[in-house]
C1' cells in the first nucleotide's frame, strides 16, 4: 500500500428495487395480576440511521469523501 465486508435505541439486528410519523426481540420505567418474587399481559421512555458533502420533489438506502472495526492480498 491494494481489494472486500459491517456501522440504526443500552444490547442483538430488521428495513436490501429511494415515498406517509423508522421498526422487532432482549433489556429499562410505570402500571396490572400476587401476601411477596417469579412468569404473564398492559403502557411508556430511549434514534441528529457512524461522520461530511452530494444527487433528487424526496436518502436509513444512490454517489464521493472521512473514520472505527474485522477479513484477504502484497
Nucleotide at each position: 500500500g491494494g481489494g472486500c465486508c459491517u456501522u440504526u435505541a443500552g444490547c442483538u439486528c430488521a428495513g436490501c428495487u429511494g415515498g406517509c410519523u423508522a421498526g422487532a426481540g432482549c433489556g429499562u420505567a410505570c402500571g396490572a395480576u400476587u401476601c411477596a418474587c417469579a412468569u404473564u399481559c398492559g403502557u411508556a421512555a430511549g434514534g441528529u440511521c457512524a461522520c461530511u458533502g452530494g444527487u433528487u420533489c424526496g436518502a436509513a438506502a444512490c454517489c464521493a469523501g472521512u473514520a472505527a472495526g474485522g477479513c484477504c492480498c502484497a

Transfer RNA from an uncultured Candidatus Saccharibacteria bacterium, 74 nucleotides, folded computationally. It matches the Rfam family "tRNA". Rfam describes the family as follows. Transfer RNA (tRNA) molecules are approximately 80 nucleotides in length. Rfam classes the family as a transfer RNA. The coordinates come from a structure-prediction model, not an experiment, and the mean pLDDT is 82.